Context: one part of a larger RNA
Formats: sequence, structure tokens, C1' cells
RNA sequence: GCCAACGAGUUUGAUUAUUCAGCUUGUCUAAGCCCUUUUGGGGCGAAGGCGUAGCGAAAGCGAGUGUUAAUAGCGCGUUUGCUGAAUGUUCAAGACCCGAAGCCAGACGAGCUUACCAUGGGCAGGAUGAACCAAGACGAAAGUCGAGGGGAGGUCCGAACCCGUAAGGCGUGCAAUCCUUUGGGAUGACCUGUGGUAAGGAGUGAAAAGCUAAUCGAGUUUGGUAAUAGCUGGUUCUUCCCGAAACAGCUUUGGGGCUGGCGUCUAUGGUGAAAUAUGGGGGUAGAGCACUAGAUAGAAUUCCUUGGAGUUUCUCCAGGUUUUCUAACUAAACUCCGAAUACCAUAUUUUUAAACAUAGGCAGUUAGUCUACGGGGGCUAAGCUCCGUAGACAAAAGAGUAACAGCUCAGAUCAUCGUCUAAGGUCCCUAAAUUAAACUAAGUGUUAUGAAGGAAGUAUUUUGCCCUCGACAGGCAGGAAGUUAGCUUAGAGGUAGCUAUCUUUUAAAGAGUGUGUAACAACUCACUGUCCUAAUCCAGACGUUUACGUCUAGAAGGGGCCGAAUGCGCCAAAGAUUUCCGGGGCUAAAGUUUAAUACCGAAGACAUGGAUGCUGAUAAUUUAUUAUCGGCGUGGUAGGGAAGCAUUCCUAGCGCAUUGAAGCCUGCGUGUAAACAAAGGUGGAGUACUAGGAAGAGAGAAUGUUGGC
Repeated sequence: GCCAACGAGUUUGAUUAUUCAGCUUGUCUAAGCCCUUUUGGGGCGAAGGCGUAGCGAAAGCGAGUGUUAAUAGCGCGUUUGCUGAAUGUUCAAGACCCGAAGCCAGACGAGCUUACCAUGGGCAGGAUGAACCAAGACGAAAGUCGAGGGGAGGUCCGAACCCGUAAGGCGUGCAAUCCUUUGGGAUGACCUGUGGUAAGGAGUGAAAAGCUAAUCGAGUUUGGUAAUAGCUGGUUCUUCCCGAAACAGCUUUGGGGCUGGCGUCUAUGGUGAAAUAUGGGGGUAGAGCACUAGAUAGAAUUCCUUGGAGUUUCUCCAGGUUUUCUAACUAAACUCCGAAUACCAUAUUUUUAAACAUAGGCAGUUAGUCUACGGGGGCUAAGCUCCGUAGACAAAAGAGUAACAGCUCAGAUCAUCGUCUAAGGUCCCUAAAUUAAACUAAGUGUUAUGAAGGAAGUAUUUUGCCCUCGACAGGCAGGAAGUUAGCUUAGAGGUAGCUAUCUUUUAAAGAGUGUGUAACAACUCACUGUCCUAAUCCAGACGUUUACGUCUAGAAGGGGCCGAAUGCGCCAAAGAUUUCCGGGGCUAAAGUUUAAUACCGAAGACAUGGAUGCUGAUAAUUUAUUAUCGGCGUGGUAGGGAAGCAUUCCUAGCGCAUUGAAGCCUGCGUGUAAACAAAGGUGGAGUACUAGGAAGAGAGAAUGUUGGC
């Protein structure tokens, strides 16, 4: 891990509701006693319980009573049941099952370890050389020095022995603490054998809450004991009807409860919902500045001794301050104003088997999430957080979105190789259009989002101006004189800077648009001349068969320049597995815009048939059922309600069985399902069905228990 078996709302007493039954001259017996065919049954037994009257604290009064001065008012009353069974809930019990760490009591432990007591044992070798003794020397003596001896020490080095410092190995080990190397002590507070003493809130402890038998911030074991667990996990057959909540208030409360809200079932009632109309109140969005508060500019004005200047008993300029006016502003806690919605009421219409109200039984829920809109917090950050309104998910499958709870479409009773559509799509993968016109050239795009800023991208629309008296571009030529304008400057000559920007010759030429020089020079531009040259159409005339050619006038238009607007593109543009539109691929698209018609596309709708709930009508009868025909329904978690299947046993009836019961294997077939079951095989002795009754009554999950593999 798999398989099999076992494995969880039970029982007793009380409470309340519903259903059924007995009695209602109210009802029921308890203990006990008697009888009997004795796990049982029958009888006696009203002691007592409930009910029949309430009110008051009580005395007490009584269909009333209490309060009160009250005869007022107000509160509670002015009436029915008892018992039993089943089912649902609640309470007390282990109370659906398993699960703590713990608490208390009694015992058992010091053969491990800690300390102590008694009695024994052990410590190679080497080093150092205390006390003390002391030959000898010196000395008058006291005494001093001192060879040598001696052998002290929680002394030194280092085996046994004891320990366990560091590193490595090992780490399903050799080992539930080991191995190797290294290291500490090694005559001592040393190590060790044997026997003994001390224990559970107690011992022992050179003290680490260490150790007290691989167990210690309170040993082990048995009992109290099914401790308790607002916590986690698990909780076993089927179908049908309805179907939530993640909110409010309170809570030593916040992952728990109680009450309300929302669900379901029963009974009763007569409302409910939507649209329209009418009538209401409001102070939001917006707007405004009339109040409050803020804030900008200008003008006027009050005050200031504040600053500066002047022609100084004064004037001017600047500044601050007060007030007024003008102009333009801001506000959740501003309002002279002021919607749309929403809400309340009334009326009408529609809807009808829906929704609503009241009373009662039973609940679950009180961790919500995203999206859209209105907001607070935050950074107008968050797959952020907190409210409000709505939707979806939760508890909703199907289609689309490549994939994707909360987005778009749409709500699955069952069947059909039937039809039509929604969102979204129609080149291929892949069902269905290779439709039309325009734009895009960037693979832009085919994906949700990309900015400010930049650019002779391109298309469309358009203002103004020039043009056969020749535009624009290009070629050739000129681009001059006063004058090197004045100032400044070392210099400043068109071209560093400042001021001015005139006059003349001209077809035209700036007191100069740039490059350039130290300054000039040189080049260039503005401006001028010249060369060159701008489709076509209509009308008329001529030539001309037409086509066409020439001329005239005109109108459209055309050539060119400076702009403006719009569409689609370009740059700006950087991310981590992989270039990436889901992919292939796509360029008069299979991109973008516009337009039109087809088609595809879902469990949607329709069609046909079946099942079932509620409801209406008709008919029949056994009067609560059946049949037929309509209408509306049938997604579903928590949860409420209804009807059934299966297992074991009991009672009664009726059967089957050695001519083969149960069990096991196969399963024609039946039932919406749980399930049932013909027939055959195996098996070898019991057992089916019908009507009732009683439960050790249904397993896939509990790190479930036991067994097997």
C1' cells in the first nucleotide's frame, strides 16, 4: 500500500410539539398483596399525581383579585382534560465515536545513578629534593658555613587505571552515545569490589533544576476514569420537494455562544410583488459664493513712526495693517440654490400559484471572495483594507475567453446520429465567408494597457499665396557705391559686443543669412536677370471618314509654396525556462475602419416521447383513492420535510426443501434508485414470502483496530 472482518446519535428518567389510541358519570395507578399454564400473563390496590379558579408578599377575598383615599385607571385572570405509544427537540447522565498535556490517592523501585556508612583491593618507571640529622671547616665563645645522609609534596614527566579537550569517522551505526587520532588526572577532594542507608513535592546534589533503572521543572505502576477538550479528525443505503448564511446587538467576546435576520415544515389568514399615475418630505451629485473658512490680482481706504529720497511745519516712493469695491477662485465637517434615483402613501392595471402576514415544531449560518458602480484609509499603490448598492462564485454544471471559482452568454428532470439561436466566431489545426469598399508597410497588428516629447511616414479634408505676362526646383551670371557706418577695442573692415540701420547707382543687391580670418581676405545667402518648362476636359470654328491635329474664348482643373485638422503607422519602448498572436501562418490580409447578407455555435429555446411535484377540470367508485386532459414547475452545499430498499431476530399466517434449503459463482430479465430475480453450476440442511413488531440495522476515508498478502 491493497484485501477482508470490526468500527460512531444509543439507553434510562424528565420536558415540550406533532400524529395515533383508550377514557372523559375527569383521568392514571405507585409500593404492596392475590391467582396463574411462571424470562410471561391476569386481578385487587386512588396513598398520591395531573386537571377542575384565580389574584395577592401575605392575612385574605373570589369570577374576580392586587395596587389605591378611590367605585377611577392599570397589571394578572374570567377555564378545561388525563393516560399510553411512536416520531422530532431539549435537560440530567460518558450521551455520536476516537484523541490530550495534566490532577489526586495507594503501592513498587538506589542491581543504573547521587551522597553517606562498614569492610577489602589498586596505582610500571623516571624526575625534583622540604623538614630533620650531620662528617668536616672557621671561631675565645655564641654560633656560622656545610660534604654526605634523609625522603616531604591535593610537586613534575609518564604506563596501568579513571576521565572525555579538539577534530575526523559513524549517523536504517559495531553501538538508543560507539571508533580513531589528539588530550586531562595519574599518592589523591584518587580509583575500585562487596554489603548497607536515604524516594516522589520526597531523596541526593563541590548546584547542571543534575541524578533517582535507556524515563525527571516532579519516577514508575494501578485506581479515581469513558477526567475534561468552546479544539482537530471521522460519522456507513436510495429517491423525491424546498433551500440558506458568512449580517445586527450583547458577550473576559472575537476560529465559542445567546437573541434577531435569512431556510424549512404544520395550521390559519388575506394579502404580497411589479409597472404607471398622483401626492409627499429631503439637502446628496451638480452648482454657487448670499453665510462660515481659505486663497489671487487690481483700485480706493484706516492706522503705523517702520524704511528710503527730496525743494523738509510738507511731499513722493516702498512696506505692513483695517475696511470697501471690481475681476476670477476653493470647501467632507460652507450653502442664496438644487436634481436623477431611492424611500413612504393612495389609486389603476398586470402577475398568479407565486410571494406576504400571524402562531408554533426543527434548523443551519454569524472566517466570505471577486467584478461593476458610489466612497473612507493607503501613494485616486496592492490579488491591499473598511463601508454602501448590484451581480456571480460560495451552493452552478454547459458555451466563450488558448488554459483560467468570482468576467461574457446561459441556469443541467430524463432520452433523441431532430430544428433554431446567445456570447463568441467562420484560411488550416477547428464547426462555420478566402464577402465588398477604403486605410496600414510598421509583421504595426492578428492580445488588455502603454505617456510626455520627437519626425519632409502615408492617406483624406482644408485656409492663404505664386503661376504660360513662365511659378517652384535646377543651370549660368550679378550680388555694387558713400563705407573700414558710429562707439568700443590691441584690432572690430557686413558677420565679439553696444547704438543707429540712412543715402546713392540700379534689373537687383541687408550698414547684411551663415561658413571663415588675429583683423582683412575668400566662400555663401537674401535680392535680380537669363535658360528651361506645368497632363486634361467641355463649347465653337477649321483641317479631317473616325481617331486625331490646329486656333479662339471660358470654366473646371493642373503646377508650386507656407500652414491647419483628421485616420492609420514610426521613435521614445528595459526582465528574468521559450523566439512566442494558443500555434501554423497571414500584407489589394487571415490586420484596421465602414457596410451588408449568410452560416457555425450551449445541457438556452423549440420539436417528439417518458418520469415526477404542485394545481385546475372531468369521470368513476372502496370517500380518499384511481383514471384522463390541461397549466406551472423539477441545478444545489449547510439544513428542513416526504416516501422507500436492504440486514438480524420475534409473533401470526401460508409455503418450499435429499426429486437438493442456506451460502458461493454466472446473471435471461424487472424497478427512477436503494435493490429484486428466471435459469444453470457448486454445495449438502435448512429456509422463502405476506402482515405486524424489535434493533448490536447499511463504511471508503477517523496518521482508525485486528488478520492476511
Molecule: large-subunit ribosomal RNA, domain II
Organism: Candidatus Staskawiczbacteria bacterium RIFCSPLOWO2_01_FULL_33_9